This is a predicted structure of a 349-nucleotide part of an RNA (small-subunit ribosomal RNA, central domain) from an uncultured bacterium. The prediction has a mean pLDDT of 88. RNAcentral holds the full RNA, with entries from Greengenes.
Context: one part of a larger RNA
RNA sequence: CUGGGCGUAAAGCGCGCGUAGGCGGGCUGGUCGGUUGAGGGUGAAAUCCCGGGGCUUAACCUCGGAACUGCCUUCAAUACUGCCAGUCUUGAGUUCGAGAGAGGUGAGUGGAAUUCCUAGUGUAGAGGUGAAAUUCGUAGAUAUUAGGAAGAACACCAAUGGCGAAGGCGGCCUCACUGGCUCGAUACUGACGCUGAGGUGCGAAAGCGUGGGAAGCAAACAGGAUUAGAUACCCUGGUAGUCCACGCCGUAAACGAUGAGAGCUAGCCGUCAGGCAGUAUACUGUUUGGUGGCGCAGCUAACGCAUUAAGCUCUCCGCCUGGGGAGUACGGUCGCAAGAUUAAAACUC
Numbered sequence: 001c002u003g004g005g006c007g008u009a010a011a012g013c014g015c016g017c018g019u020a021g022g023c024g025g026g027c028u029g030g031u032c033g034g035u036u037g038a039g040g041g042u043g044a045a046a047u048c049c050c051g052g053g054g055c056u057u058a059a060c061c062u063c064g065g066a067a068c069u070g071c072c073u074u075c076a077a078u079a080c081u082g083c084c085a086g087u088c089u090u091g092a093g094u095u096c097g098a099g100a101g102a103g104g105u106g107a108g109u110g111g112a113a114u115u116c117c118u119a120g121u122g123u124a125g126a127g128g129u130g131a132a133a134u135u136c137g138u139a140g141a142u143a144u145u146a147g148g149a150a151g152a153a154c155a156c157c158a159a160u161g162g163c164g165a166a167g168g169c170g171g172c173c174u175c176a177c178u179g180g181c182u183c184g185a186u187a188c189u190g191a192c193g194c195u196g197a198g199g200u201g202c203g204a205a206a207g208c209g210u211g212g213g214a215a216g217c218a219a220a221c222a223g224g225a226u227u228a229g230a231u232a233c234c235c236u237g238g239u240a241g242u243c244c245a246c247g248c249c250g251u252a253a254a255c256g257a258u259g260a261g262a263g264c265u266a267g268c269c270g271u272c273a274g275g276c277a278g279u280a281u282a283c284u285g286u287u288u289g290g291u292g293g294c295g296c297a298g299c300u301a302a303c304g305c306a307u308u309a310a311g312c313u314c315u316c317c318g319c320c321u322g323g324g325g326a327g328u329a330c331g332g333u334c335g336c337a338a339g340a341u342u343a344a345a346a347c348u349c
Stems, first nucleotide, its partner, number of pairs: 004320003007303002012317001014202004021195003025088007033081002035077008049065006091192001092189003095185005103178005108172002110154001114150008125136002162169002207248006216242002221237004259316006267294012298305002322349003331342004
């Protein structure tokens, strides 16, 4: 290379946008590059193969044939494909009318709780645990009442519910800006499409830089316990951090461990957002899009999947090729660093 694979055995990039490239709807005409048929030229000799011949045989030598699967060229065919021209509306998009939503950014605002501060009442304990102690408290704690301050997070609603490409998003019928989606109508454009190597953007938490903020929680750290020990689990404290602004990092069991797009292939039961019809205003039937449970065919090593496929097909990309060594070394690129990314071999079983 041919091939076989990627839910759990090795294997789907964390997710978008998009360049090159690959692939691409119906009809008509043209062309004949690909494709197909026929002919011609060439394809040195030797070798290989087939049939003979010569050395006593064989190896070896030799004659004839075939072959040299290729390239060039002429003529012809026109189904498919390419190219050119025209046309169509089903794919794709635009327009109009409705609709749902924790989609995003900025600003504003609300109540409960926690801690702290001030004042009052009040007195000896409080706290914590399996039990204790460290700790707080007669300089008046804990409890309780009133007032104030601060920061962070939003109970109930809440759901197998909704939105987002993914990461993710939850107080507020507060405001501003803004992305996408669904349904209906068919008015318009007329294949404008799919995928996507490189590239580029987004990307939880932790971490890093500068400046703020700091209530609670809490790595590190200190103490008290437990224990044979206890660098832990439990307890009392507690600093980075957690929060905000700007900039970096670019990784996760970034998971549905399941790439994206399209078509086809039994059903039943929920639920969310719409439409249509019948209409008792609460259902029934039907339809589109999402989100779940079960289940047939089929698939699967099994588990299971099953119109949201892991079924049957097509297009494009990524990735795998025994375990360890190793996602390591070296080199390159990126980064302030931490490190990330790309990525071996010796050796060994």